[in-house]
RNA sequence: UGUCGGUUAGUGUAAUGGUAGCACCUUGGAUUCUGGUUCCAAUUGCGAGGGUUCGAGUCCUUCACCGACAGCCA
Numbered sequence: 001u002g003u004c005g006g007u008u009a010g011u012g013u014a015a016u017g018g019u020a021g022c023a024c025c026u027u028g029g030a031u032u033c034u035g036g037u038u039c040c041a042a043u044u045g046c047g048a049g050g051g052u053u054c055g056a057g058u059c060c061u062u063c064a065c066c067g068a069c070a071g072c073c074a
Base pairs, nucleotide, nucleotide: 001070002069003068004067005066006065007064010024011023012022013021018054026042027041028040029039030038047063048062049061050060051059
């Protein structure tokens, strides 16, 4: 440098172009003599722009970052 894949909450992981979910963590509450367990609730997210569309995490495009493979120079 090229090709391909990837980037979603504090962590991990889903989502046919049509309300962004799930698990864990965290916080609050219930339960308990206390703690744990269990149960209920809450908080928090689509890498950065641009485009297409009534509507984009999803399609197109530029850039950034990560990984795999290939290549160039020394």

Transfer RNA from Spirochaetes bacterium ADurb.Bin133, 74 nucleotides, folded computationally. It was read from a public genome assembly. Its Rfam family is "tRNA". From the family's description: Transfer RNA (tRNA) molecules are approximately 80 nucleotides in length. Lineage of the source: Bacteria > Pseudomonadati > Spirochaetota.